[in-house]
RNA sequence: CCAGGAGGACGGGCGGCCGCCUUUCCGAAGUUUUCGGAGGGGAGGAAAGUCCGAGCUCCGUACGGGCAGGGUGCUGGAUAACGUCCAGGCGCGGCGACGCGACGGAAAGUGCCACAGAGACAGACCGCCCGGUUCGCUUCGGCGAUUCGGGUAAGGGUGAAACGGUGCGGUAAGAGCGCACCAGCGGCCGGGUGACCGGCCGGCUGGGCAAACCCCACCCGGAGCAAGACCAUGUAGGAGGGCAAUGGGAGCCCGGCUCGCCCUCGGGUUGGUCGCAUCAGGUACCGGGUAACCGGUGCCGCAGACGGAUGGCCGCCGGUCCCGAUUCGUCGGGACGCACAGAACUCGGCUUAUAGUCCUGCUGGCCAG
RNA sequence: GCGGCUGUAGCUCAGAGGAUAGAGCAUCUGUCUUCGGAACAGAGGGUCGGGGGUUCGAAUCCCUCCAGCCGCGCCA
Repeated sequence: CCAGGAGGACGGGCGGCCGCCUUUCCGAAGUUUUCGGAGGGGAGGAAAGUCCGAGCUCCGUACGGGCAGGGUGCUGGAUAACGUCCAGGCGCGGCGACGCGACGGAAAGUGCCACAGAGACAGACCGCCCGGUUCGCUUCGGCGAUUCGGGUAAGGGUGAAACGGUGCGGUAAGAGCGCACCAGCGGCCGGGUGACCGGCCGGCUGGGCAAACCCCACCCGGAGCAAGACCAUGUAGGAGGGCAAUGGGAGCCCGGCUCGCCCUCGGGUUGGUCGCAUCAGGUACCGGGUAACCGGUGCCGCAGACGGAUGGCCGCCGGUCCCGAUUCGUCGGGACGCACAGAACUCGGCUUAUAGUCCUGCUGGCCAG
Repeated sequence: GCGGCUGUAGCUCAGAGGAUAGAGCAUCUGUCUUCGGAACAGAGGGUCGGGGGUUCGAAUCCCUCCAGCCGCGCCA
């Protein structure tokens, strides 16, 4: 210098005028509140999708056990919890930095494996080999053809996949039948908390699919801030139906506890206050830990609408694009408000969108000293 | 906020692990007709909403994203 890979930060800045939401103080009207003045605060890294996990609140005890249903799935740790994060193992990809992985069980059982192929978990189509029948030839040793019985999974062929792979021996031909190496499995020993790794021994050689049913281990009550509480207004606390009234109903069953429950029609309201902004809060330093994270001390207080605020116009700087000039450093002019996008009970994550700028390690290659 | 459904040819829909993805209407061409319609014969037309994964094999199974549609909610 080129190419690549990992992590992090920012994501316009300053000012003027006019507005919007909220809040503190003062003054006036006035007691729901309104007006005036001065001051404070006012979108994001994803506020988004609503895909997970919680806080909070209510529901007919969500209490014990079982069933059903749903979810998760290598190991160890972090955490309030998680399907998240960190570290490690194994597998795959990459020369590498590094990236990706729904990664328990196929030797519990069931099912599926189209077409092709003889055969898809069982198998003899071709071929090879042995023995016999019949025919032909014969140099009488046999050879060829035919058909029957048997052996053989080494070869051909089919397929995504054919019952360990390669080689040597062995055999009538073959075969883990024997041996060497490799792959898997089992046992023993050693290391590691563990996933797993290493060594030795044993011919033990059991196809794939569980994002098919299923088995194993662990977890899970439901609904959601329109939750819910209070005040005010208004009305018909009305009508019909279903289930049951001491045995049933409220996901199912058993035990225990509580209470009538559900559907439809009709009627009423379309207001206010709280919930609602102090938290698993942020940040700096120190300590522990490889890390996620945890602990201590100091500092900070950071939007709260509900017909739903966070906006509009302008100037300068910055940015992008275009044109012209150029001594290639830049200069002049013009255009564009300039990435994705915007709170709605609150947190922790994940996923997705994102113009451009900056920083820190790392890898490969080339050149020069 | 919660729940559910759908996305396949221009339109309406089938297809539910084993295809070159089908049907009707529509379109085009030909025959018939003076011309048109109807009828008959034939043809073309598909990123199966996008991307990724599982599998030998995916419209179908799983994950994620996108678009559209429907329903529910207060008081007594």
Predicted 3D model of RNase P RNA and transfer RNA as a complex of 445 nucleotides. The coordinates come from a structure-prediction model, not an experiment, and the mean pLDDT is 77. It holds a member of the Rfam family "Bacterial RNase P class A". The family's RNA type in Rfam is ribozyme.